[in-house]
RNA sequence: AAAAAUUCUGUUGGAGAGCGACGUCGCCUGCGGCGUCCACCGAAGGGGCAAGCCCCGGGCCGAUGCCCGCGGGUGAAUCUCUCAGGUUCCCGGACAACAGGGUUCCC
Numbered sequence: 001a002a003a004a005a006u007u008c009u010g011u012u013g014g015a016g017a018g019c020g021a022c023g024u025c026g027c028c029u030g031c032g033g034c035g036u037c038c039a040c041c042g043a044a045g046g047g048g049c050a051a052g053c054c055c056c057g058g059g060c061c062g063a064u065g066c067c068c069g070c071g072g073g074u075g076a077a078u079c080u081c082u083c084a085g086g087u088u089c090c091c092g093g094a095c096a097a098c099a100g101g102g103u104u105c106c107c
Stems, first nucleotide, its partner, number of pairs: 004104010018038001020037007039087003045083001046081003052074004056069005
């Protein structure tokens, strides 16, 4: 330096679910903000966990080995929860492609 990893920015694509009810504020009188309530969605963010691995206890004559344990730890997601967020359009949006910047021994 390149590759890979990771992160940021830009462009493009990007699902789901009530244009819900009531109150209130703003005002361009039709929209928007906020609050409460009911019904829903899962792909911002966040929480949870399987196998495996490690440890602990007990046992197998012994053992680098094996078995048992409603024991402990670690352990992923597009799974799951629905806290947060979202449910016309706009905005947002996991993720993907392309382009560019940063970091890079490991965490």
Glycine riboswitch aptamer from a Planctomycetia bacterium, 107 nucleotides, folded computationally.
The sequence was found by an Rfam model in a public genome assembly.
The prediction has a mean pLDDT of 80.